The RNA shown here (c-di-GMP-I riboswitch aptamer) has 93 nucleotides and comes from Paenibacillus foliorum.
Model confidence (mean pLDDT): 81 of 100.
Taxonomically the source falls in Paenibacillus (Bacteria, Bacillati, Caryophanales, Paenibacillaceae).
The RNAcentral record of the sequence draws on Rfam.

[in-house]
């Protein structure tokens, strides 16, 4: 070195939850917190999948009226702790 990961060593990070703040909303920041992480570091149409109703455009009821709901496309926002790609700490089997 490359592959792989230990009941090693030194470290880091920080889920739910509560709370502030910001958004239209998924989420984001900060604070406590510590569930779990060998990448839980970086990378968001320069790969996929799921989120979001903000736009836009099509649809759905029935005697008629409830459509300020819902459902689908495209657009646009965010998610990397869904998978993926790049780098990387330390050296047991």
């Nucleotide at each position: 070195a490359u592959a792989c990961g230990a009941a090693a060593a030194a470290g880091a990070c920080a889920a739910a939850a509560u709370u502030g703040c910001u958004g239209c909303a998924u989420a984001g920041c900060g604070a406590u917190g510590u569930c779990g992480c060998a990448a839980a570091g970086c990378u968001a149409a320069a790969g996929g999948g799921g989120c979001u109703u903000u736009a836009u455009u099509g649809g759905u009821a029935u005697a008629a009226u409830c459509a300020a709901a819902c459902c689908a496309a495209u657009a646009g926002g965010a998610u990397a702790g869904c998978c993926a790609g790049c780098u990387g700490c330390c050296g047991a089997a």